Model confidence (mean pLDDT): 81 of 100. This is a predicted structure of a 73-nucleotide RNA (transfer RNA) from a Patescibacteria group bacterium. The organism belongs to Bacteria candidate phyla, within Bacteria. The sequence is in RNAcentral, with records from ENA. Rfam family: tRNA. It is annotated as a transfer RNA.

[in-house]
RNA sequence: GUGGGUGUAGCUUAGCAGUUAAAGCGCCUCGCUGUGGCCGAGGAGAUCGAGGGUGCAAAUCCCUCCACUCACC
Numbered sequence: 001g002u003g004g005g006u007g008u009a010g011c012u013u014a015g016c017a018g019u020u021a022a023a024g025c026g027c028c029u030c031g032c033u034g035u036g037g038c039c040g041a042g043g044a045g046a047u048c049g050a051g052g053g054u055g056c057a058a059a060u061c062c063c064u065c066c067a068c069u070c071a072c073c
Stems, first nucleotide, its partner, number of pairs: 001072007010025004018056001027043005049065005
C1' cells in the first nucleotide's frame, strides 16, 4: 500500500431498522451472619469509536476518518 474483521456500562457479550439499548460478572445499599462469604431484595452506571448522509424513525443501512486485529504485497 491492497482486501477483510472488530469497536455497545469497569470487564465479557446480546441487540443487525420500530416504543424506554438487555444480560452475566463487578460496584453501592439493605436483609441474612458473631464477622466475612454464599444466598435474597433493591439501586447506580453506556445517547452504542468520531463526523456526516438516507429515512417518519439509525447501535443497526451508506460514506469518510480513528483505534485494534488478520491475510497479502